[in-house]
RNA sequence: UUCUUAUCAAGAGAAGCCGAGGGACUGGCCCGUUGACGCUUCAGCAACCUCUGACUUAGUCAGAAAGGUGCUAACUCCAGCAGGAUUUUUUCUUGGGAGAUAAGAG
Numbered sequence: 001u002u003c004u005u006a007u008c009a010a011g012a013g014a015a016g017c018c019g020a021g022g023g024a025c026u027g028g029c030c031c032g033u034u035g036a037c038g039c040u041u042c043a044g045c046a047a048c049c050u051c052u053g054a055c056u057u058a059g060u061c062a063g064a065a066a067g068g069u070g071c072u073a074a075c076u077c078c079a080g081c082a083g084g085a086u087u088u089u090u091u092c093u094u095g096g097g098a099g100a101u102a103a104g105a106g
Base pairs, nucleotide, nucleotide: 001106002105003104004103005102006101007100008099013042014041015040016039017038021031022030023029025080026079027078028077043072044071045070048068049067050064051063052062053061054060055059076098081095082094083093084092085091
């Protein structure tokens, strides 16, 4: 970097450093010198890998959190493409695309 599978309405922040942008992209809308984003430390959340037990192989369910990741503004912040419903241009909804994370493969 590519592919496959699963998940994405829940949950969980303080301190120190830095100093102007940040929320993937585009549009919107937000966050930000009352210091965002990022980095470090500590803490926490969750349970993908992991561990334990039950059931009957695959697997399912229940529990745990030592280890590998991940995450701790807003539904993946909303929309983007195609369709459906609707009081008609507003709201809702289905699928897809894109993205993120994990596990595996090349």

Predicted 3D model of a 106-nucleotide RNA (SAM riboswitch aptamer (S box leader)) from Planococcus lenghuensis. NCBI's taxonomy places the organism under Bacteria, Bacilli, Caryophanales, Caryophanaceae, Planococcus. Model confidence (mean pLDDT): 84 of 100. The sequence is in RNAcentral, with records from Rfam.